[in-house]
Formats: sequence, structure tokens, C1' cells
RNA sequence: GAUUUAUAAAGAAGAGGCGAGAGACUAGGCUCGAUGACCCUCUGGCAACCAUCCCCAGCUAAGGAGAAAGGUGCCAAUUCCUACCCUUCGCGGGAACUAUAAAUU
Repeated sequence: GAUUUAUAAAGAAGAGGCGAGAGACUAGGCUCGAUGACCCUCUGGCAACCAUCCCCAGCUAAGGAGAAAGGUGCCAAUUCCUACCCUUCGCGGGAACUAUAAAUU
């Protein structure tokens, strides 16, 4: 990098550095940003996908509840919103894209 599965309206910020754009891509909108954003470093935190431990069920398979925080991830706005299909027109349903995790390659 590719494939598959699952999740994505909850949650969680301070300091230092840098100095102009940033919010994935295209378009439109909207927002953040010299009261310093984005990004980087440190510290702190959130969550619980995988691993670990324990209990229940099951019985060697799948499942459910819990603890803890090792591997990741995340800490403006629903993946910021819309775009394609359906629609009873609504914070509606579905798909795609994207992100993350796990497994396979």
C1' cells in the first nucleotide's frame, strides 16, 4: 500500500517553540486564526479497538459483565455541514469517501 470487519451526534488542554494560514481531497458554505491558529515538543487527560486479568454462560466455538491501562488512537465545531440514491422533507434512511482499530496479505 491492498482486502475484510467494526466504530465514527459521547468524552478529553495546559505550557514552551514556530510564525500564517488551518479545518483530508474538489466545489460551495460555515468556522478557527497575530488575544498566535495549524504544526512540533513536553506534561496532563479522554476513550476502551487489541493484548492482559477476573466473573457468568457455554464446553473446548462463538457470547455477556467487570478491572486495569501494556500496544494503538484521540483531546474546536457530528468525519464541521452539504454534494450520490431514496424520502413521509426530519438532527430521516442508505451508499461512497475519509479516519481509527483489529485481522489477513
A computed fold for a 105-nucleotide RNA from Algoriphagus mannitolivorans DSM 15301, annotated as SAM riboswitch aptamer (S box leader). Rfam family: SAM riboswitch aptamer (S box leader). Rfam links the family to the GO term regulation of gene expression. About the family: The SAM riboswitch is found upstream of a number of genes which code for proteins involved in methionine or cysteine biosynthesis in Gram-positive bacteria. Of the family's consensus pairs, 97% are formed in the model.